[in-house]
RNA sequence: CCCCGGGUAGCUCAAUGGCAGAGCAGACGCCUGUAGAGCGUAAGGUUGGGAGUUCAACUCUCCCCCUGGGGA
Numbered sequence: 001c002c003c004c005g006g007g008u009a010g011c012u013c014a015a016u017g018g019c020a021g022a023g024c025a026g027a028c029g030c031c032u033g034u035a036g037a038g039c040g041u042a043a044g045g046u047u048g049g050g051a052g053u054u055c056a057a058c059u060c061u062c063c064c065c066c067u068g069g070g071g072a
Stems, first nucleotide, its partner, number of pairs: 001071007010024004018055001027041004048064005
């Protein structure tokens, strides 16, 4: 320098144009002699940044940043 993948909740990951979700962790409650396990509730998001297309963008297009792999 060229090609490909990834970036979404604290962590691991879904959502392939139409309400942003799950599991775990953390908080609270139930249970228990206490804790753990189990059950339940609520909270937690500028979807890496910017621009464009569209009635509508996590999703499509362009530029940039970070990261992994391959090639020269």
This is a predicted structure of a 72-nucleotide RNA (transfer RNA) from a Candidatus Aenigmatarchaeota archaeon. Rfam family: tRNA. It is annotated as a transfer RNA. The coordinates come from a structure-prediction model, not an experiment, and the mean pLDDT is 83.